[in-house]
Context: one part of a larger RNA
Molecule: small-subunit ribosomal RNA, 5' domain
Organism: Trichopus zeylanicus subsp. travancoricus
């Protein structure tokens, strides 16, 4: 010099776009952050409105809660980045060949008894489906007899048709899985390893595999640093640098891992699941003491930590996401608004004229000089401001629909009106006098200043530098 998710003194007009718990992956009052479906299903208490094809709505059933949205503790390679591979899977999406024929039995709501303080149950009875299930039908295998296994449903509509269903093929994204190279220190860590290295039977997996498991063989890795130990989420990128390079991984993108902690499965195209379950620990709350309830590293917010980081706002208008035939419903993703000089830009704080060199302040050789055209004055102008009335694009073309927002913006009126600090002045390094003090008070990044003539302290006047900032800590090249 230049950077920063900074902080801190002082100071502060006004705008765009950005940024905002680096610490305690600490504890968490309160709202909301994942729902939709009556064009699958039997009903259809209470409300509401008032006869509509009733609506809402608990419940059964489909999708969807595995995305999106947080954090970075752990992880030194099950990670990542690159570059290749084969022995897999795939809801919804596209293509495309078939098919959906008879049946049967429940269990919820729901009545009715009833257990409990409550969370939530128990028994008996009823009942529907795109909810279960049993035959037929196809493909399979086998030389052939034969063999042993599979599915399905329907709804809307006058109709047309059109939305679901089942088993196949191919495909797009998507995901599993294997491998080479690369990827922080430390030898004051040197040996390490029995499911350990390889086979072979078995078993598993959607798939390869010691993935697992019986027998066999002694193997496999290591100074090109194994094992062990500290640290650490990785790239893309970011910031110095002329480059080599060093240093970093806030915010935005891809990947990972996690979701009080600790290990487990279950449904499912997908999870070993943030706001799903079951079991264990910690910690909260609750209780009739027998037992229940929870879990912000979603969005605000609250204590606590810390030098230090924001509103318990708005709308689903618009992109997106879910689900629905569809209007529609929903969405703290997302759009926006508030707060912070936290950062980068960008614009004002007036222009022009003006000597009687005014008053006043410091200086001083008492002549004078400095502040200084600087103010006053005189005239212009209105970017800001104020105050009026107008008033958007952003909405997807029949119309309707805008949170932001009566905002941005343009139009008048008004009238210099509302707007300057901060550091520094011996050298470095740009700027100097004077009073006060007198190794006292103090300063200082270095070198030093200060012991009665201090340009180095203090405080006055003047100058410099930067400027809505400026110094000062702190970290990095």
């Nucleotide at each position: 010099g230049g950077a920063u998710g900074a902080a801190c003194a002082c100071u502060u007009g006004c705008g765009g776009c950005a940024u905002g718990c680096u610490u305690a992956a600490c504890a968490c009052a309160u709202g909301c952050a994942a729902g939709u479906u009556g064009g699958a299903c039997g009903g259809g208490a209470a409300g509401u409105g008032g006869u509509g094809u009733u609506u809402a709505c608990a419940g059964u059933g489909g999708c969807g809660g595995a995305a999106g949205g947080g954090u970075g503790a752990g992880u030194a390679a099950u990670g990542u980045g690159u570059a290749a591979g084969a022995a897999c899977c795939u809801g919804u999406c596209c293509u495309u060949g078939g098919g959906a024929g008879g049946g049967g039995a429940a269990c919820a709501a729901c009545a009715a008894c009833u257990g409990g303080a409550a969370a939530u149950g128990g028994u008996u009875g009823c009942u529907a489906a795109u909810a279960c299930u049993c035959c037929a039908u196809a493909g399979u295998c086998u030389g052939a007899g034969g063999a042993g296994c599979a599915a399905a449903a329907g709804g809307a509509g006058g109709a047309a048709u059109c939305c679901a269903c089942c088993c196949g093929a191919g495909g797009a994204g998507g995901g599993g899985c294997u491998c080479g190279c690369a990827u922080c220190u430390g030898a004051u860590u040197a040996g390490c390893u029995a499911g350990u290295u390889g086979g072979u039977g078995a078993g598993g997996c959607a798939a390869u595999a010691g993935c697992u498991u019986a027998c066999c063989a002694a193997g496999g890795c290591a100074a090109u640093g194994a094992u062990c130990a500290g640290u650490a989420g990785u790239u893309g990128g970011u910031c110095c640098g002329a480059g080599a390079g060093g240093a970093u991984g806030a915010u935005c993108a891809g990947c990972c891992a996690c979701a009080u902690u600790g290990g487990g499965a279950u449904u499912g195209a997908g999870a070993c699941a943030c706001g799903g379950u079951g079991c264990a620990g910690a910690c909260u709350c609750u209780u009739a003491u027998g037992g229940g309830a929870g879990g912000a590293a979603g969005c605000a917010g609250u204590g606590g930590g810390g030098a230090a980081u924001u509103u318990u706002c708005c709308a689903c208008a618009a992109u997106g996401g879910g689900u629905g035939a569809a209007a529609g419903c929903u969405u703290g993703a997302u759009a926006g608004a508030g707060c912070a000089a936290u950062g980068c830009c960008a614009c004002a704080u007036g222009g022009a004229g003006g000597u009687a060199g005014a008053a006043g302040g410091c200086c001083c050789a008492c002549a004078g000089g400095u502040c200084a055209u600087g103010a006053a004055c005189u005239u212009c102008u209105u970017u800001u401001c104020u105050c009026a009335g107008a008033g958007a694009a952003g909405a997807a073309g029949c119309a309707a629909u805008g949170a932001c927002g009566g905002u941005a913006u343009a139009u008048g009126a008004g009238g210099a009106a509302u707007a300057g600090g901060c550091a520094u002045c011996a050298g470095c390094u740009a700027a100097c006098u004077c009073u006060a003090u007198c190794c006292c008070a103090a300063u200082a990044a270095u070198c030093g200043u200060g012991g009665u003539a201090a340009g180095a302290c203090a405080g006055a006047g003047g100058a410099u530098g930067c400027a809505a900032g400026c110094a000062c800590u702190a970290u990095c090249c």